A computed fold for a 74-nucleotide RNA from a Thermoplasmata archaeon, annotated as transfer RNA. It matches the Rfam family "tRNA". From the family's description: Transfer RNA (tRNA) molecules are approximately 80 nucleotides in length. By type it is a transfer RNA. Its family is annotated with triplet codon-amino acid adaptor activity in the Gene Ontology. The sequence was found in a public genome assembly. The prediction has a mean pLDDT of 83. The source organism's lineage runs through Archaea, Methanobacteriati, Thermoplasmatota and Thermoplasmata.
RNA sequence: GGGGCCGUAGCUCAGCUAGGCAGAGCGACGGGCUCAUAACCCGUUGGUCGCCGGUUCGAGUCCGGCCGGCCCCA
Numbered sequence: 001g002g003g004g005c006c007g008u009a010g011c012u013c014a015g016c017u018a019g020g021c022a023g024a025g026c027g028a029c030g031g032g033c034u035c036a037u038a039a040c041c042c043g044u045u046g047g048u049c050g051c052c053g054g055u056u057c058g059a060g061u062c063c064g065g066c067c068g069g070c071c072c073c074a
Base pairs, nucleotide, nucleotide: 001073002072003071004070005069006068007067010026011025012024013023020057027045028044029043030042031041032040050066051065052064053063054062
C1' cells in the first nucleotide's frame, strides 16, 4: 500500500437474512430475606448505536468518506 471482518449501556454481547418504540446478562444503587455476610427475590439506574455526510416519510440497520481495532496479502 491492497483486501476482509469488527466498533451498540461501566463490562460482555444480541438486535441477521428483510429499515418501523434501542435490548439482554453482569455491574452499580435502593429495598426484602438473614443474628450477619454470601446466595436468592423485588425495584431503580442506565446510550452521541465510533465520527461526518447521503438516501428515505422513517436509518443501529442501506450508501460514501474518515477514525480506531483484529486478521490476510504485498